[in-house]
Molecule: SAM riboswitch aptamer (S box leader)
Organism: Aeromicrobium sp. Leaf350
RNA sequence: CACUCAUCAUGAGGGGUGGAGGGACACGGCCCGCUGAAGCCCCAGCAACCAGUCGGAUUUCGACCAGGUGCUCCGUCCGGCCCGGCCUCAGAGCCGGGGAAGAUGAACG
Numbered sequence: 001c002a003c004u005c006a007u008c009a010u011g012a013g014g015g016g017u018g019g020a021g022g023g024a025c026a027c028g029g030c031c032c033g034c035u036g037a038a039g040c041c042c043c044a045g046c047a048a049c050c051a052g053u054c055g056g057a058u059u060u061c062g063a064c065c066a067g068g069u070g071c072u073c074c075g076u077c078c079g080g081c082c083c084g085g086c087c088u089c090a091g092a093g094c095c096g097g098g099g100a101a102g103a104u105g106a107a108c109g
Stems, first nucleotide, its partner, number of pairs: 001109001004106005013043005021032003025080001027079003044072003049068002052064005076101001081098006
C1' cells in the first nucleotide's frame, strides 16, 4: 500500500510545548478553537481487536489479564447514494432500513 473479516448509539482529562486552525472528503449544514486549534512530549484514564493465562468446546464460547494497538467535544458531529413510511398541491423536512466512503484492530500478500 492493497485485500478480507469484525466493530463503530457505550466509555474516558490534566500538564508542558506550540501559535491558528480543527472536526477524513466534491459539497451543504452544524460544532470546537487567543478562556489557546493542529502537531509533539509527560502523566492519568477508558475500552477489550490481537497476544498471554485458565476452563469448556473443536464451528468456537466464557472468564482473567492489560503485553501489542487504539481511543479520551457534538451518534463515524448530521447530511451527501438507494428503498420504505409520515407530512405536503408539490417540495423541503422528519422517521426507519440498506449502501458507499472513512476510522480502528487482526490475518494473508